[in-house]
RNA sequence: GCACCUAUAGCUCAGCAGGAUAGAGCGAUCGCCUCCUAAGCGAUAGGCCACAGGUUCGAAUCCUGUUAGGUGCG
Numbered sequence: 001g002c003a004c005c006u007a008u009a010g011c012u013c014a015g016c017a018g019g020a021u022a023g024a025g026c027g028a029u030c031g032c033c034u035c036c037u038a039a040g041c042g043a044u045a046g047g048c049c050a051c052a053g054g055u056u057c058g059a060a061u062c063c064u065g066u067u068a069g070g071u072g073c074g
Stems, first nucleotide, its partner, number of pairs: 001073007010026004019057001028044005050066005
């Protein structure tokens, strides 16, 4: 330098042949239970989906560019 893959909650990930308010597990906080803790149960908070632009009635999803990480080739 070229090609490909990845970027979504604090962490690990799903969702990605466009469509209703973006989800799960773990973690956090609060409550119930318990003599206390753990375990168990319930609730709550936490994301403008890496960034910018485009297409569309409508974009996490499609297109273009950029950034960061990874793999391969030279």
Annotation
A computed fold for a 74-nucleotide RNA from an uncultured Clostridia bacterium, annotated as transfer RNA. Rfam family: tRNA. Rfam classes the family as a transfer RNA. The coordinates come from a structure-prediction model, not an experiment, and the mean pLDDT is 80.